[in-house]
RNA sequence: CUCUUAUCAAGAAAGACUGAGGGACAGGGCCCGAUGAUGUCUUAGCAACCAUGAAUAAAAGCUUGGUGCUAACUCCCUCCUGGUAACCAUAUCCAGGGAAGAUAAGAU
Numbered sequence: 001c002u003c004u005u006a007u008c009a010a011g012a013a014a015g016a017c018u019g020a021g022g023g024a025c026a027g028g029g030c031c032c033g034a035u036g037a038u039g040u041c042u043u044a045g046c047a048a049c050c051a052u053g054a055a056u057a058a059a060a061g062c063u064u065g066g067u068g069c070u071a072a073c074u075c076c077c078u079c080c081u082g083g084u085a086a087c088c089a090u091a092u093c094c095a096g097g098g099a100a101g102a103u104a105a106g107a108u
Base pairs, nucleotide, nucleotide: 002107003106004105005104006103007102008101013043014042015041016040017039021032022031023030026078027077028076029075044070045069046068049066050065051064053062074100079097080096081095082094083093
C1' cells in the first nucleotide's frame, strides 16, 4: 500500500511555543478562527478495539500496558431506493442503503 471484520447520534481540555488559516479529498453549504486557526510539545481527561494481571466454573466489570480520541452525527449534502404539498414534475423535508473516510484488530 491492498484486503477482511467490527464500530462511528454517547463521552472527554487546559497550558507553553507558533502565527493565518482550518473543518480528509473535489464541488456546494454551513461553521470555527487575532477573545489566536493550524502544527508541535506537556499535563489532564474520555473511551474500551487489542494485550495483560488478580479474581471467577466461565465471562462482564476492574488493574496495567499498546493504540485511539477530546467543536458541530464522520459538521451537512453529492449516488441509489422509498415516503412526504389533493394530479404530474421539481424543490424542501424524513427514513433506509451505498460510496468515501476515520479508528481498532487481523491477513497479504
Molecule: SAM riboswitch aptamer (S box leader)
Organism: Pontibacter sp. SGAir0037